[in-house]
Molecule: transfer RNA
Organism: Acidimicrobiia bacterium UBA2766
């Protein structure tokens, strides 16, 4: 230098062909239950979908440029 694949909750990841409200386990809070603990029940909190355009009636999804990250060739 050139190619590629990741990027979404605190961590660990889904997200179908663009369609009105963005999920899951785990965590974490609050109560239940316990003599108290673990397990277990129940409800709830949490998000700039990496950034910036762009195309569209509409973008996590499609395109283009950028940035961190791993692989590959040189």
């Nucleotide at each position: 230098g050139g190619g590629g694949c990741u990027a979404u909750a605190g961590c660990u990841c889904a997200g179908c062909c663009g369609g009105u409200u963005a999920g899951a386990g785990c965590g974490c809070a609050u109560c239940c239950c316990u003599g108290a603990u673990a397990a277990g029940g129940a409800u709830g909190a949490g998000g700039u979908c990496c950034c910036u355009g762009g195309u569209u009636c509409g973008a996590g999804u499609c395109c283009a440029g950028g940035u961190a990250g791993c692989c590959c060739c040189a």